[in-house]
Context: one part of a larger RNA
RNA sequence: GGACGAACGCUGGCGGCGUGCUUAACACAUGCAAGUCGAACGAGAUCCAAUGUGUAGCAAUACACAGGAAGAUCUAGUGGCGAACGGGUGAGGAACACGUGAGAAACGUACCCCAGACUCUGGGAUAACAAUCCGAAAGGGUUGCUAAUACCGGAUGACGUCGGAAGUCCGCAUGGACAUCUGACGAAAGGGAUUCCGGUUUGGGAGCGUCUCGCGGACCUAUCAGCUAGUUGGAGGGGUAACGGCCCACCAAGGCAACGACGGGUAGCUGGUCUGAGAGGAUGAACAGCCACACUGGGACUGAGACACGGCCCAGACUCCUACGGGAGGCAGCAGUGGGGAAUCUUGCGCAAUGGGCGAAAGCCUGACGCAGCAACGCCGCGUGCGGGAAGAAGGCUUUCGGGCUGUAAACCGCUUUCAGUAGGAACGAAACUGACGGUACCUACAGAAGAAGGAGCGGCCAACUAUGUGCCAGCAGCCGCGGUGAUACAUAGGCUCCAAGCGUUGUCC
Numbered sequence: 001g002g003a004c005g006a007a008c009g010c011u012g013g014c015g016g017c018g019u020g021c022u023u024a025a026c027a028c029a030u031g032c033a034a035g036u037c038g039a040a041c042g043a044g045a046u047c048c049a050a051u052g053u054g055u056a057g058c059a060a061u062a063c064a065c066a067g068g069a070a071g072a073u074c075u076a077g078u079g080g081c082g083a084a085c086g087g088g089u090g091a092g093g094a095a096c097a098c099g100u101g102a103g104a105a106a107c108g109u110a111c112c113c114c115a116g117a118c119u120c121u122g123g124g125a126u127a128a129c130a131a132u133c134c135g136a137a138a139g140g141g142u143u144g145c146u147a148a149u150a151c152c153g154g155a156u157g158a159c160g161u162c163g164g165a166a167g168u169c170c171g172c173a174u175g176g177a178c179a180u181c182u183g184a185c186g187a188a189a190g191g192g193a194u195u196c197c198g199g200u201u202u203g204g205g206a207g208c209g210u211c212u213c214g215c216g217g218a219c220c221u222a223u224c225a226g227c228u229a230g231u232u233g234g235a236g237g238g239g240u241a242a243c244g245g246c247c248c249a250c251c252a253a254g255g256c257a258a259c260g261a262c263g264g265g266u267a268g269c270u271g272g273u274c275u276g277a278g279a280g281g282a283u284g285a286a287c288a289g290c291c292a293c294a295c296u297g298g299g300a301c302u303g304a305g306a307c308a309c310g311g312c313c314c315a316g317a318c319u320c321c322u323a324c325g326g327g328a329g330g331c332a333g334c335a336g337u338g339g340g341g342a343a344u345c346u347u348g349c350g351c352a353a354u355g356g357g358c359g360a361a362a363g364c365c366u367g368a369c370g371c372a373g374c375a376a377c378g379c380c381g382c383g384u385g386c387g388g389g390a391a392g393a394a395g396g397c398u399u400u401c402g403g404g405c406u407g408u409a410a411a412c413c414g415c416u417u418u419c420a421g422u423a424g425g426a427a428c429g430a431a432a433c434u435g436a437c438g439g440u441a442c443c444u445a446c447a448g449a450a451g452a453a454g455g456a457g458c459g460g461c462c463a464a465c466u467a468u469g470u471g472c473c474a475g476c477a478g479c480c481g482c483g484g485u486g487a488u489a490c491a492u493a494g495g496c497u498c499c500a501a502g503c504g505u506u507g508u509c510c
Stems, first nucleotide, its partner, number of pairs: 001510004006506005013382006019375002021340001026338003030335003035081003040078002043075005051066006088293003098216007107209003112205008120154004129144006159186007167178004190197002219265003226256003231253004236248003268290004272283004295316005318329004346372001348371003354368001355366004385415004395406004419451001421446005429437001454499005459480003465494005475482002
């Protein structure tokens, strides 16, 4: 000098764009953050026409009650899809966690796309509901009824898997591909109502995931020198989507290490960011990719996918309710609260846009997201007026008492109106319905210099000097050092210098 997710002191006009718990992965009141589909299903509720009865009327009719066709709307439950995405955090982890480059002839894949084949025939339940019982509650038991794209048989098998037979081609070691014959096993679901949406199976694709390896960043520590028994390898088995000591029985005795094993400490990694001429050094906020975690520890279930933030079970700590028998909870989602701290925001608006889930669609949901609010926290832009105006008012400071400085500065004259203010108009963002932002941006008019300047420094480094006070006191200070009676170094004032809606200080990095 540059930089910052900064903080502190003094000060503070406007706008745009960003950024905002770095500390206690501390504890959390309250609300919201994941639903959707009635075109899968039974049931229920509401609305509604005819019709019937009653009242009034001579009648048409009106009102009230009952009634419920076709239909419409809604939804607790069964069922489907989603809930594994999106959002948060950085605790742990020195590891194939990450980056990069290869490999899988050792693998998986719901939804989406392409292609082939099929979608036949039966059955038994169960929730809802009703009755009843238990419980303070959370919730649960028993009996009875019912449906399905829920569940379970049977058939068929283009096809797949496994086994057998013989064959061709190929490779990268295990091996792979293709075609023939044969045996076993394995499918399916309908809805709507006029052509769609589905279902099953097979092959391929895309995207996604899983696994293996080379290299790298890659850290500090030898005041850690030896470490290791599932340890290293084999052949066999189990398990997995799949390879593998991943697991198991057996056999062998190996494997790693001064090129640092093992132990200890620290740490999410990267694209990047800061600095620097570069090499390098430091760093990993925001944004983007990957990983890990979800009160702490463990476990599996469901599922295409989880060992699952707003799912389940067990244990633990903590909090809450209780009729003391027993129950409920998990903000490292968005706001918000307490606490910690030098320190970090609103319990806002909207699904209008972009994107996501569900749905045939209308649409619903979406604290993702889009916006607004707060904060000079940062960067950038703008303003606080412009021109004239005295050998120069007053005041202040100073003086060698002549004067000098403040100073064209002010007053005064003329002009302008950015921004802010008031009033009127008024968007883009949306092809159509649809705009939270927002009567916002922007445009026009009006008034008036009007509403808008501070901070630090002035001994040298370092740009800018005098007076007074103080008297090694009070104080200053980044270093050198100032202060003990004439202090350009303390304090105040005037003046000056540098930056400017900021200026200084502190901290950290280069």

Predicted 3D model of a 510-nucleotide part of an RNA (small-subunit ribosomal RNA, 5' domain) from a marine metagenome. The coordinates come from a structure-prediction model, not an experiment, and the mean pLDDT is 85.